[in-house]
RNA sequence: UUCUCCGAGGAGCGCUGCGACCAGUCACCUGGCCAGGCUCGGAACCUCAACACCGCGCUCACGUUAC
Numbered sequence: 001u002u003c004u005c006c007g008a009g010g011a012g013c014g015c016u017g018c019g020a021c022c023a024g025u026c027a028c029c030u031g032g033c034c035a036g037g038c039u040c041g042g043a044a045c046c047u048c049a050a051c052a053c054c055g056c057g058c059u060c061a062c063g064u065u066a067c
Stems, first nucleotide, its partner, number of pairs: 004043006010060006018037001021032004036053001
């Protein structure tokens, strides 16, 4: 550095669908699934966490401000 794994980034419902993945195809492509795929941290255990973000619509939670 890369891959894999784990944790965190408040939560839910609906919709579309790019990439990845799966199936079919000689290929083109088609269908399925699909909005943590991103960021931070860690690879032993315990406690306490954090930053900036994540398509569209709605709802809740939390904080601030105004009335």